[in-house]
Context: one part of a larger RNA
RNA sequence: CGCAGGAAUUUUGAGGGGGGCUGUCCCUAGUACGAGAGGACCGGGACGGGCGUUCCUCCGGUGCGCCAGCUGUCCCGCCAGGGGCACCGCUGGGUAGCCGCGAACGCAGGCGAUAAGCGCUGAAAGCAUCUAAGCGCGAAGCGCGCCCCGAGAUGGGAAUUCCCUUGAGGGCCGCAGGAGACUACUGCGUCGAUAGGCCGCAGGUGGAAGGCAGGCGACUGCUGCAGCCGAGCGGUACUAAUAGCCCGGGAGA
Numbered sequence: 001c002g003c004a005g006g007a008a009u010u011u012u013g014a015g016g017g018g019g020g021c022u023g024u025c026c027c028u029a030g031u032a033c034g035a036g037a038g039g040a041c042c043g044g045g046a047c048g049g050g051c052g053u054u055c056c057u058c059c060g061g062u063g064c065g066c067c068a069g070c071u072g073u074c075c076c077g078c079c080a081g082g083g084g085c086a087c088c089g090c091u092g093g094g095u096a097g098c099c100g101c102g103a104a105c106g107c108a109g110g111c112g113a114u115a116a117g118c119g120c121u122g123a124a125a126g127c128a129u130c131u132a133a134g135c136g137c138g139a140a141g142c143g144c145g146c147c148c149c150g151a152g153a154u155g156g157g158a159a160u161u162c163c164c165u166u167g168a169g170g171g172c173c174g175c176a177g178g179a180g181a182c183u184a185c186u187g188c189g190u191c192g193a194u195a196g197g198c199c200g201c202a203g204g205u206g207g208a209a210g211g212c213a214g215g216c217g218a219c220u221g222c223u224g225c226a227g228c229c230g231a232g233c234g235g236u237a238c239u240a241a242u243a244g245c246c247c248g249g250g251a252g253a
Base pairs, nucleotide, nucleotide: 001152005163006162007161008160009159010158011157015149016148017147018146021049022048023047024046025045026044027043033038050107051106052105053104054103055102059100060099061098062097066093067092068091069090070089071086072085073084074083075082076081110144111143112142117137118136119135120134164250169247170246171245172244173189174188175187176186177185194240195239196238197236198235199234200233201232203229204228205227210223211222212221213220214219
């Protein structure tokens, strides 16, 4: 841009894609079979491997604007307490997110037509013959079934509801987002919890500074499960989403 005004929701399915794997053990049954040794078909169940999808409750990683410990040096005049730099300075931990080594689920059951093959009936050819007419069974394979995309399927489909000429609706702009290269998409824009701030909670560090007490001191105890604290869950208009602008009115008769 199109689908002959516009919006939202629900769909049909032409067509396309994905998937399709496999082992061991148990029961049937020490049965059938077999002199014995051994040892089933059919059918049922359990637990795995591999691959895939989704997710983060658990386990385990990462977590460069979280917390603590430590070294050297420069600085804040000195002490104390801190800041910069040193691979994120090093070390020990670690929320969210993202992950796998983690968790859940799937790779199934079924239907149809068949292959090799096995048959029924049956002539040509008084017999025989699965085939010549006809009929049945039979694969991890084929079509469907399962999952995903899907009307630009220009053959542009269908249904429902609502709205507009008293202009519906869309866009610009702004605040954002498990959305994202840009764009797009999604939410929100004061009739507001969209983001930040603040407050509370969860969670992480692991007991702040200062003071007091003890010790010659390194340090320890109490104040005090303290202090600090990113992304998580809620609440709250304090800040910013202000103000505003643009496009847009239905072929044809």
Molecule: large-subunit ribosomal RNA, domain VI
Organism: Uliginosibacterium sp.